Description: A computed fold for a 619-nucleotide part of an RNA from a metagenome, annotated as small-subunit ribosomal RNA, 5' domain.

Context: one part of a larger RNA
RNA sequence: GAUUGAACGCUGGCGGCAUGCCUUACACAUGCAAGUCGAACGGCAGCACGGGGGGCAACCCCUGGUGGCGAGUGGCGAACGGGUGAGUAAUGCAUCGGAACGUAUCCAGGGGUGGGGGAUAACCCCGAGAAAUCGGGGCUAAUACCGCAUGAGCCCGAGAGGGGAAAGCGGGGGACCUAACCCUUAAAUGCAUUGGAGGGCUCGAAGGGAGGCCCGAGCGGGUGGCUCCGCGAGGGGGGGCGGUAGAAGAGAGCUUGAGUGCAUUUAGGGGUUAGGCCUCGCGCCGCUGGAGCGGCCGAUGUCCGAUUAGCUAGUUGGUGGGGUAAAGGCCCACCAAGGCGACGAUCGGUAGCGGGUCUGAGAGGACGGCCCGCCACACUGGGACUGAGACACGGCCCAGACUCCUACGGGAGGCAGCAGUGGGGAAUUUUGGACAAUGGGGGAAACCCUGAUCCAGCCAUGCCGCGUGCGGGAAGAAGGCCUUCGGGUUGUAAACCGCUUUCGGCCGGGACGAAAUGGCCCCCCUGAACAAGGGGGGUAGAUGACGGUACCGGCAGAAGAAGCACCGGCUAACUACGUGCCAGCAGCCGCGGUAAUACGUAGGGUGCGAGCGUUAAUC
Numbered sequence: 001g002a003u004u005g006a007a008c009g010c011u012g013g014c015g016g017c018a019u020g021c022c023u024u025a026c027a028c029a030u031g032c033a034a035g036u037c038g039a040a041c042g043g044c045a046g047c048a049c050g051g052g053g054g055g056c057a058a059c060c061c062c063u064g065g066u067g068g069c070g071a072g073u074g075g076c077g078a079a080c081g082g083g084u085g086a087g088u089a090a091u092g093c094a095u096c097g098g099a100a101c102g103u104a105u106c107c108a109g110g111g112g113u114g115g116g117g118g119a120u121a122a123c124c125c126c127g128a129g130a131a132a133u134c135g136g137g138g139c140u141a142a143u144a145c146c147g148c149a150u151g152a153g154c155c156c157g158a159g160a161g162g163g164g165a166a167a168g169c170g171g172g173g174g175a176c177c178u179a180a181c182c183c184u185u186a187a188a189u190g191c192a193u194u195g196g197a198g199g200g201c202u203c204g205a206a207g208g209g210a211g212g213c214c215c216g217a218g219c220g221g222g223u224g225g226c227u228c229c230g231c232g233a234g235g236g237g238g239g240g241c242g243g244u245a246g247a248a249g250a251g252a253g254c255u256u257g258a259g260u261g262c263a264u265u266u267a268g269g270g271g272u273u274a275g276g277c278c279u280c281g282c283g284c285c286g287c288u289g290g291a292g293c294g295g296c297c298g299a300u301g302u303c304c305g306a307u308u309a310g311c312u313a314g315u316u317g318g319u320g321g322g323g324u325a326a327a328g329g330c331c332c333a334c335c336a337a338g339g340c341g342a343c344g345a346u347c348g349g350u351a352g353c354g355g356g357u358c359u360g361a362g363a364g365g366a367c368g369g370c371c372c373g374c375c376a377c378a379c380u381g382g383g384a385c386u387g388a389g390a391c392a393c394g395g396c397c398c399a400g401a402c403u404c405c406u407a408c409g410g411g412a413g414g415c416a417g418c419a420g421u422g423g424g425g426a427a428u429u430u431u432g433g434a435c436a437a438u439g440g441g442g443g444a445a446a447c448c449c450u451g452a453u454c455c456a457g458c459c460a461u462g463c464c465g466c467g468u469g470c471g472g473g474a475a476g477a478a479g480g481c482c483u484u485c486g487g488g489u490u491g492u493a494a495a496c497c498g499c500u501u502u503c504g505g506c507c508g509g510g511a512c513g514a515a516a517u518g519g520c521c522c523c524c525c526u527g528a529a530c531a532a533g534g535g536g537g538g539u540a541g542a543u544g545a546c547g548g549u550a551c552c553g554g555c556a557g558a559a560g561a562a563g564c565a566c567c568g569g570c571u572a573a574c575u576a577c578g579u580g581c582c583a584g585c586a587g588c589c590g591c592g593g594u595a596a597u598a599c600g601u602a603g604g605g606u607g608c609g610a611g612c613g614u615u616a617a618u619c
Base pairs, nucleotide, nucleotide: 001619002618003617004616006615007614008613009612010611013466014465015464016463017462018461020458021424026422027421028420030419031418032417035076036075037074040073041072043069044068047067048066049065050063051062052061053060054059083377084376085375092302093301094300095299096298097297098296101294102293103292106290107289108288109287111285112284113283114148116146117145123138124137125136126135127134128133154163155162156161168282169281170280171279172278173277176276177275178274179273180272181271182270183269184268185267186266187265188264189263190262191261192260193259198256199255200254201253202252203251212241213240214239215238218231219230220229221228303349304348305347310340311339312338315337316336317335318334319333320332321331322330352374353373354372355371356367357366358365359364379400380399381398382397383396402413403412404411405410430456432455433454434453438452439450440449441448442447469499470498471497472496479490480489481488482487503560505555506554507553508552509551513546519539520538521537522536523535524534525533563608564607565606566605567604568589569588570587574603575602576601577600578599584591585590
C1' cells in the first nucleotide's frame, strides 16, 4: 500500500446493490418449514344446496341425491428442496480414464390388458389404560392382496424343457339390445255410483296458529340533574297489535249432468335412468432402446512432524463358494507366504475438497465466508425396514446422556430448516408479507401445499452514487490567536446582495415485472359424429406480496444535512500557553529533568470525508 463475513472509539444526511453467529456440531419455549389426489375405494363426521315427511309458519325429522369432504384404505411425493462443517489426510475432492451395474417419473418402438378368489381398515359392539395407545368379536370396498390362463420379448438351461404379468377410472355418442321406473291408449276383472260419479266457482266450523313491528334490560352522547338524541336485535323472560294475516280444512251452497272414477293384470306407444355397444383421454403389465441421474474401479495430484522407522493374520495372492444391481479378501472354507515402507509406510497433529477469493510485476504466499459443484453429518453410538432410490434432518428399532408429562403402572421429545430464546462471545438481524413471479410436490384440470423462492424490516458491515449550496462581496468588520506593537493571520471566510432547489419534507399522478392456464372463435388430427378429446392460430377479459414502491409533475425555502485523525524524522502539516524525567506520548528512532514544533490545551495548518482513526488478520 492492498484486502476483510470484522470488532472497538468518535461522528453520522439520502439512495442503489450486496453481506450479516467466524465463538458452544451448546441447550432450546412458541409458531410455521411436505403434502396432495373423490377422475383408485368403502363411505359421510362437519358445511352448503336439492328432495321427501310433519307443520299456517318459524322450525323439526329423514334423505350421499349434488357441491364437496373430517377420519380411513389406496397411489404418488416425502431420498428433492433447505441447514451445518463435527468427522474425514482418503471409503473425500480435482483431473483424466475404465467395466462388471441400477434407474421411479420422462422419450421412442413394438407386445398384452382374459378369467376368478379370499381378506382387511374405516364403521358397529365389548374390554384395558391417567395418558400415549392397545386387545377381542362382527360387517364391507378398491388401481390394496392372492391364485388361474396366456407369453412377442424376458429369466434359467448345452438342449429338451421349465419359470414368469396386468387395473381400472373418467368424458362423449346416432342407430340397435337389455333391465327398472313413469306417462298414455285399449281390453278384462273387482269395487263405488241416477238417493248424483266426476269436474268448476264461492263460503267455511272446531282445533291449531305466525313472521314482522313496538316496549323492555345494556352502552354512548348531552344536561347541574331529568326530559332528550344515537347505538344496540348478543342472552334470558313477559306483554300488546291479536287469536290478526295466511295456509290447510270436515262440511255447505251454486252450476254442469252419465258411463264415470279407483285398483290390479295383460298388450301397444312414448319418455327417463343405468348397462351393453362404439369412440376418446388418463392409466395398468411385460420387453427393447434412449436421455438424464446414480453405484463401482484405476492413474496422477492433494498440509505439518523422523524428537513417529518399521507396519501388516483377512494381512498379500490363488482355488471354490456365498453375497450384491454390479467387479472385488466384500464375506467364508482350503492352499501358498506374501503385501507396504527413507520416492517417508505406520503413528501423531491439523484440516471438509474444488471452481475460486485476497495479495503480488510475476513466480509465489495466504485463504475456502457469500454464490456454484462434490462429500460428510442431522442429540451421541449402533441397526435394519420400506422403497426405483435411504441405512433416511422434520421415519422406525435398540442403547446412552439430557429435557418434559404421569394417576408412579408408564409415556413424550430432538431448530446444524425459517423466525425467535437462553448461554458463550469483541461480535452478527424480524417470533414480518406473499405464493404475484421463478422453481418444486400432488392432481386430467381448476387448484392445494411450498420459511425453496420473491419481497419487505434491522445494522455505515462493505462497495458504488449523490448532497450538505452557487455567483458576487473589504487593501480586509467584529471576535479569536500571534506579535518585533508597526502589524500578521483566521479571510471572500462571515455579514450583505443576487441566484438555484438535487436530496430530504408536503401535495398530486403513477408503472414494467403478467401472460400463460381457464373462456370464446377458426383451422387441422382422431372419430360414424357438426359430442367429447388432442395440436396450432386468433381474441375479449381476469390475476401483483413488493406498493401508491420506482418514476413523473407541482409547492415552499439556503432552508433539514460534517466529521475524524494527524502536524519531531520516516511523513504533507507550527506557533503560543500550561507542565517540569512529573503528568504523559510512542509503529521504529525516541520525546519530557523551566523557553518541549514530540506531553495537555488553544489558534493555525495538513490529510481523508459520511466517514475517520485504532485493534486483529493475510499478502